[in-house]
Molecule: Glycine riboswitch aptamer
Organism: Paenibacillus silvestris
RNA sequence: AUGAUGGUGCAGGGAGAGACCGCAGUGAAGUAACGCGGCGCCGAAGGAGUAAGCCCAAUAGUGGUGAAUCUCUCAGGCAAAAGGACUUGUACCGGACG
Numbered sequence: 001a002u003g004a005u006g007g008u009g010c011a012g013g014g015a016g017a018g019a020c021c022g023c024a025g026u027g028a029a030g031u032a033a034c035g036c037g038g039c040g041c042c043g044a045a046g047g048a049g050u051a052a053g054c055c056c057a058a059u060a061g062u063g064g065u066g067a068a069u070c071u072c073u074c075a076g077g078c079a080a081a082a083g084g085a086c087u088u089g090u091a092c093c094g095g096a097c098g
Base pairs, nucleotide, nucleotide: 006093007092008091009090010089011088012087013086018039020038021037022036023035025034026033040078041077042076046074047072048071049070053065054064055063
């Protein structure tokens, strides 16, 4: 001297679902946002649950561990903006294998 899985930064791509209804206020007005109340929805931040397998026990379970883009919708979201799992490129960290 090769530089895998993985991690971090930067740049890009990135879906879904009511610009919902009512009340009061903030600001010159309006929209939005925030406050209160109501119904309807979404899943791809996060969170939670779960299979096979494995372990202990033991001829036997109501145990432990155990993944997700599955499920739930707590949180979050439902014009734009922001966010966004994942992904592409790039720089760095790292050092499996050779």